[in-house]
RNA sequence: GCCGGGGUAGCUCAAUGGCGGAGCAAUCGCUUUGUAAGCGAAAGGUUGGAGGUUCAAAUCCUCUCCUCGGCUCCA
Numbered sequence: 001g002c003c004g005g006g007g008u009a010g011c012u013c014a015a016u017g018g019c020g021g022a023g024c025a026a027u028c029g030c031u032u033u034g035u036a037a038g039c040g041a042a043a044g045g046u047u048g049g050a051g052g053u054u055c056a057a058a059u060c061c062u063c064u065c066c067u068c069g070g071c072u073c074c075a
Base pairs, nucleotide, nucleotide: 001071002070003069004068005067006066007065010024011023012022013021018055027041028040029039030038048064049063050062051061052060
């Protein structure tokens, strides 16, 4: 330099154009003499960034940043 995968809640991951979700963690409550476990509730998101297409974009297109892998050239 070229090609490809990934970036979504604190963490691990879903959602293949039509209201952004789950598990775990943390918080609060129930339970217990107390703790853990269990049960329940509420909260948590500029979907890496910018632009474009569309009635509608996490999703499609362009640019860019970060990360992982492969290939190649030069010294």
Notes
A computed fold for a 75-nucleotide RNA from a bacterium, annotated as transfer RNA. Its Rfam family is "tRNA". By type it is a transfer RNA. The sequence is in RNAcentral, with records from ENA. The prediction has a mean pLDDT of 81.